[in-house]
Molecule: Bacterial RNase P class A
Organism: Desulfobacterales bacterium
């Protein structure tokens, strides 16, 4: 300098004016306050409330390496192991497949106590070739010999046998080699064998058991022995270990009309309670109920509901998540068909262009002014801890790899 990896911080607006909305305080004027980093998805865990509940089990659901943190967690931190990466680092529902059951497309001879397609080897039969031996026939030479004939050496032909080889068919052996596949029943070498094979041996890998050392632990390092090798898949059934009651603030608690039911008491039913005729008296008409109290429910209202597993700072402990001590702060959303808005001005933030002047050898860096543009995702509804998802802009640190320079 370039690439890569991993973390972190800040902002996401401020002030004023005008017109509005919701809430607190106030007699009023007024004054104070009024969404987020995710308020979201409602995925997980809790608080809280009501219902259920002796205890245990079945069913069902969840979790699944270790230790730690936490009120709790399908959460977090630090590790282990596996996989990927040169590395920094990333990813992982990461118990059990030598309990049982199931599953594996295509290709392939064969896919789980496997398999013989090619190849390799053995045996038998058929056939062909070569070599050797024997026998027979013909023939040449030499020797014995008068000839016939015989002997020796050789040549040719035929037959038989043996050995070796080729080809074909049949039977068998073989998992070394080829080929198929994601996967073919340990790897390499030597011996061994008809050819082969953990068949034997050495080394290596893996499994189980035992022991030694390190670690709280997952696990790591080492040694010995055994049997010679055990495939994959459990976000397939299943087995093992641990955990789990249900419903959610429309939970729930309290106050409480009108009307209509319920209960009790009193009073009245032609000796007329009560009602209508505008208040009272008389009168007329209607007339079997009327009055009071109690209780449950509804509308409506209040609470739950903003002081809390609170926030911030300092110090201490811990690698960290987090915990402890201490100080300070808390009117500063609490609405319920649901407020938090609109316009204007100024400033700030970011980007681009132009100009001015500055620093530096340079690349370049930051400053001031003017003009133009931009500001995303999104909005409480009982509360809290997480996770996940959406999203604009700026800044910054550490680690690692490569090249170059000193």
């Nucleotide at each position: 300098u370039g690439g890569u990896g991993c973390a972190g911080u800040c902002a996401g607006a401020a002030u004023g004016a005008u017109c509005g909305c919701c809430g607190g305080c106030g007699c009023a004027a007024g004054u104070c306050g009024g969404a987020g980093g995710a308020a979201a998805g409602u995925c997980c865990g809790a608080a809280c409330a009501c219902c259920a509940c002796a205890g245990g089990g079945c069913a069902g659901g969840g979790u699944g390496c270790u230790c730690c943190a936490u009120a709790a967690c399908c959460u977090g931190g630090a590790g282990u192991c596996a996989u990927g990466g040169c590395a920094a680092c990333a990813u992982g529902a990461a118990g059990g497949a030598a309990a049982g059951u199931g599953c594996a497309a295509c290709a392939g001879a064969g896919a789980g106590c496997a398999g013989a397609c090619c190849g390799c080897c053995c045996c038998g039969c058929a056939u062909c070739c070569a070599u050797u031996u024997u026998u027979u026939g013909c023939u040449u030479a030499u020797u014995u010999u008068c000839c016939a004939a015989a002997a020796u050496a050789g040549g040719c032909a035929a037959a038989a046998a043996a050995u070796g080889g080729g080809u074909g068919c049949g039977g068998g052996g073989u998992a070394a080699g080829g080929g198929u596949g994601a996967a073919a029943c340990g790897g390499u070498g030597c011996g061994g064998u008809a050819a082969g094979a953990g068949c034997g041996c050495a080394c290596c890998a893996g499994u189980u058991u035992u022991c030694c050392g390190g670690g709280u632990g997952a696990c790591c390092g080492g040694a010995a022995a055994a049997g010679c090798u055990a495939g994959g898949u459990a976000a397939a059934c299943c087995c093992c270990a641990c955990c789990c009651g249900g419903u959610g603030c429309a939970a729930g608690a309290c106050c409480a009309a009108a009307u209509a039911g319920g209960g009790a008491a009193g009073u009245g039913c032609c000796u007329g309670a009560g009602g209508a005729c505008g208040g009272c008296c008389c009168g007329u008409c209607c007339g079997a109920g009327c009055u009071u109290c109690c209780g449950g429910g509804u509308a409506g209202g209040u609470c739950g509901c903003a002081u809390g597993a609170g926030a911030u700072g300092a110090c201490g402990g811990g690698c960290a998540a987090c915990c402890g001590u201490u100080a300070u702060c808390c009117a500063g959303a609490g609405a319920u068909g649901a407020a938090u808005g609109a316009u204007c001005a100024u400033u700030g933030c970011c980007c681009g262009g132009c100009g001015c002047g500055g620093g530096g050898c340079a690349a370049c860096c930051g400053g001031c002014g003017c003009c133009g543009g931009g500001a995303a995702c999104a909005g409480g509804a009982u509360u809290c801890g997480g996770c996940u998802u959406a999203u604009u802009g700026a800044c910054c640190g550490c680690a690692u790899c490569a090249a170059c320079c000193g």